[in-house]
Context: one part of a larger RNA
Molecule: large-subunit ribosomal RNA, domain V
Organism: Limnochordia bacterium
RNA sequence: CCAGUGGGAAGCGAAGACCCCGUGAAACUUUACUGUAGCCUGUAGCUGUGCUGUAGGGCAGAGUAUAUAGCGUAGGUAGGAACCGUUAAAACAAUAUCGCUAGAUGUUGUGUAGGUGACAAUGUAACACUACCUAUUCAGUCAUACAGUGCUUACUCGCAAUGCGAGGACACCUAUUGGUGGACAGUUUGGCUGGGGUGGCACUCCGUCGAAAAUGUAACGACGGAGCCCAAAGGUUAACUCAAGCCGGUCAGAAAUCGGCUGGAGAGUGCAAGAGCAUAAGUUAGCCUGAUUGAGUUCGCAUUAAUUCCGAACGCAAACACGAAAGUGUGGUCUAGCGAACUUCAGUACCUCCUUAAUGGGGGUCUGAAAUGACAGAAAAGUUACUCCGGGGAUAACAGAGUUGUCGCGCCUGAGAGUUCAUAUCGACGGCGCGGUUUGCUACAUCGAUGUCGGCUCUUCCUAUCCUGGCCGUGCAGAAGCGGCCAAGGGUGGGGGUGUUCACCCAUCAAAAGGGAUCGUGAGCUGGGUUCAUAACGCUGUGAGGCAGUUAGUUUGAUAUCUACUGGAA
Numbered sequence: 001c002c003a004g005u006g007g008g009a010a011g012c013g014a015a016g017a018c019c020c021c022g023u024g025a026a027a028c029u030u031u032a033c034u035g036u037a038g039c040c041u042g043u044a045g046c047u048g049u050g051c052u053g054u055a056g057g058g059c060a061g062a063g064u065a066u067a068u069a070g071c072g073u074a075g076g077u078a079g080g081a082a083c084c085g086u087u088a089a090a091a092c093a094a095u096a097u098c099g100c101u102a103g104a105u106g107u108u109g110u111g112u113a114g115g116u117g118a119c120a121a122u123g124u125a126a127c128a129c130u131a132c133c134u135a136u137u138c139a140g141u142c143a144u145a146c147a148g149u150g151c152u153u154a155c156u157c158g159c160a161a162u163g164c165g166a167g168g169a170c171a172c173c174u175a176u177u178g179g180u181g182g183a184c185a186g187u188u189u190g191g192c193u194g195g196g197g198u199g200g201c202a203c204u205c206c207g208u209c210g211a212a213a214a215u216g217u218a219a220c221g222a223c224g225g226a227g228c229c230c231a232a233a234g235g236u237u238a239a240c241u242c243a244a245g246c247c248g249g250u251c252a253g254a255a256a257u258c259g260g261c262u263g264g265a266g267a268g269u270g271c272a273a274g275a276g277c278a279u280a281a282g283u284u285a286g287c288c289u290g291a292u293u294g295a296g297u298u299c300g301c302a303u304u305a306a307u308u309c310c311g312a313a314c315g316c317a318a319a320c321a322c323g324a325a326a327g328u329g330u331g332g333u334c335u336a337g338c339g340a341a342c343u344u345c346a347g348u349a350c351c352u353c354c355u356u357a358a359u360g361g362g363g364g365u366c367u368g369a370a371a372u373g374a375c376a377g378a379a380a381a382g383u384u385a386c387u388c389c390g391g392g393g394a395u396a397a398c399a400g401a402g403u404u405g406u407c408g409c410g411c412c413u414g415a416g417a418g419u420u421c422a423u424a425u426c427g428a429c430g431g432c433g434c435g436g437u438u439u440g441c442u443a444c445a446u447c448g449a450u451g452u453c454g455g456c457u458c459u460u461c462c463u464a465u466c467c468u469g470g471c472c473g474u475g476c477a478g479a480a481g482c483g484g485c486c487a488a489g490g491g492u493g494g495g496g497g498u499g500u501u502c503a504c505c506c507a508u509c510a511a512a513a514g515g516g517a518u519c520g521u522g523a524g525c526u527g528g529g530u531u532c533a534u535a536a537c538g539c540u541g542u543g544a545g546g547c548a549g550u551u552a553g554u555u556u557g558a559u560a561u562c563u564a565c566u567g568g569a570a
Base pairs, nucleotide, nucleotide: 001568002567003566004565005564007563008562009561012557019392020391021390022389024388025387026384027383028382029381032187033186034185035184036183038180039179040178042176043175044174045173048151049150050149051148052147053146054145055144057142058141059140061138062137063136064135065134066102075133076132077131078130079129082116083115084114091110092109093108094107095106096105097104098103155167156166157165158164159163190203191201192200199220204226205225206224207223208222209221227375228270229332230331234288235287236286237285238284239283240282242266244262245261246260247259248258268277269276271337273335274334275333292318293317294316296314297313298312299311300310320329321328322327343370344369345368346367347366349365350364351363352362353361354360399446400444401442402441403440405439407435408434409433410432411431412430416426417425453528454526455525456524458520459517460516461515462514463513466491467490468489469486470485471484472483473482474481494506495505496504534552535551536550537549538547539546540545
């Protein structure tokens, strides 16, 4: 230099499709949220005219209205001394209505001149008469509404269309009320996290340890708690002393109540733990409400550059409680027991506007209550393998690295088995290592990509040696074994079903040893498995869909630059 082969350049190709992240996107689903069409529905308009019934209302008419007392069935108020009656009073008879059963009113007939009131009694009040009013009943009328039923002219429809027929004040249409409404639309669907999901809350607080003797200090660190309770379990004044043990004592026992002694705290303190408490903060009784109002200062949360809320402590002022007084008291012995704005409600006084004779109403200030526990507080469900974008080796799956619990292989000790006898052989309970072929853990390199299981092919290495070789021990008679030492030169095969590695089975064999090389090897092959779309079954989900469940499934890129190796030539 030529021709080749494809080991390497974690070779070239594509800002990884898996995984996670983004207060990214899209599509789809639904009993997510909020809406919109559509549909249903009440009302009004378009929309006129009759009849019947019902309801409430107006008008005029007629009737009714019983506490007790009182001749009695007195609605109320005012006027009031007269009123009615031959145009037929009282009384009687018949009948109708009402009724508290006493009676009241009306009509007809007989009847012929009186009846009622005032006066007296009763009582607030005398139907003698007139006017008005209250409640209620009856028949009438007016308008309205509703229900039913007609009409035709609005309006609608059909036809052979100046009309006829059918429907008809309904429907259509318009406005508005309430409902329904993935048909459609816009969105949301939290965070932490030894990857994410599932689980959990380590998301707001409290006690102890961790915490390394000031303070402070992390983990899905360890042990436990809070989201209340109490009108007394609070304030004050006064008094008292617990638990337990021993002795004694009726029923009475281990244990009830009683007496004595010992007893510094082991009791109790509303609730976790720590701290505190006998001068008691523990136990009991009396009186009370300081668990009050107003205005502040300091500290904790919070070792913050800067903090809202919340909690605590301490003065001042006011009015009080208890106590003889000194004094004590702004809840509970202390450390947990909590919540912004908007909105609503309540309270109290004040400011302002409208109105009024007075009043009343609206808005605001102040105080309190109602919740956001993802606890400095959006009003909020899912699926995506049909997917997409931006990123990440800040973070998972393969391989590597670290580690080696697990795994594999040794060593030490030697209880015991081995008739006797630890060590021919096996070896418990323990102890110490080696390896880096298992499985984990970590998340260190790689997500602008190092192609993922198994098989085929081909090469090399290790020895912890399966066979073959040399040697030792033996519980070595032996050409049969068992155990060990040296030794990696060579060998370690053929089949069956399974994608299988593995495992199982069959017949052989001297033997059918174990491993490493990115679980060697896809720019060498295959593509059965895993792991796209599409489709089916079972199970699951309301659904879209999902399933280390099953099943079918047509794409495995590239002309080799360098290096390496093989053959050839110079």